[in-house]
RNA sequence: UUUGCAACAGGGGAUGGAGUCCCCCUGACUCAACCGCCGAAAGGCUGAUGACUCCUGCUGCGCG
Repeated sequence: UUUGCAACAGGGGAUGGAGUCCCCCUGACUCAACCGCCGAAAGGCUGAUGACUCCUGCUGCGCG
């Protein structure tokens, strides 16, 4: 100096917040993970989760 592993730390997982778990990236100068799908275009479609639970917002139905 480089690489690998472990620990620790940070970041990310298509629309908000929190907890838990899971996965991914990084060790920071740059670089990364990540930044939804269909379509040539026009245009169109699903979802507030990576998953679970709760809260908030939105939508539909029913009751008061």
This is a predicted structure of a 64-nucleotide RNA (Fluoride riboswitch aptamer (crcB RNA motif)) from a Rhodospirillales bacterium.
Its mean pLDDT, the model's own confidence on a scale to 100, is 76.
It was read from a public genome assembly, where an Rfam model found it.
Taxonomically the source falls in Rhodospirillales (Bacteria, Pseudomonadati, Pseudomonadota, Alphaproteobacteria).